[in-house]
């Protein structure tokens, strides 16, 4: 110094190709049922304004530009 990918609940992915109700799952967590009691299972809930900003547009997690960590390739 060139390039290439990753970033979304506490964890681990999905959803981005083709833009549309202010976002999905498992696992974890809170409550509860059930059980002499934990688990297990049942039922019910919280929890992310999708790495940061800016543009485009009726509308951005999704498009585009920049920057920011991470990882990998070439020199």
């Nucleotide at each position: 110094a060139g390039g290439a990918g990753u970033a979304u609940a506490g964890c681990u992915u999905a959803g981005c190709u083709u833009g549309g109700c202010a976002a999905a799952a498992g696992c974890g967590c809170u409550g509860u049922g059930c059980u002499u009691a934990u688990a297990a299972c049942g039922c019910a809930g919280a929890a992310a304004u999708c790495g940061a900003g800016a543009g485009u547009u009726c509308a951005a997690a999704u498009c585009u530009c920049u920057c920011u960590a991470c990882u990998c390739c070439u020199a």
Predicted 3D model of a 75-nucleotide RNA (transfer RNA) from a Candidatus Hermodarchaeota archaeon.
Its Rfam family is "tRNA". Rfam's curators write: Transfer RNA (tRNA) molecules are approximately 80 nucleotides in length.
NCBI's taxonomy places the organism under Archaea, Promethearchaeati, Candidatus Hermodarchaeota.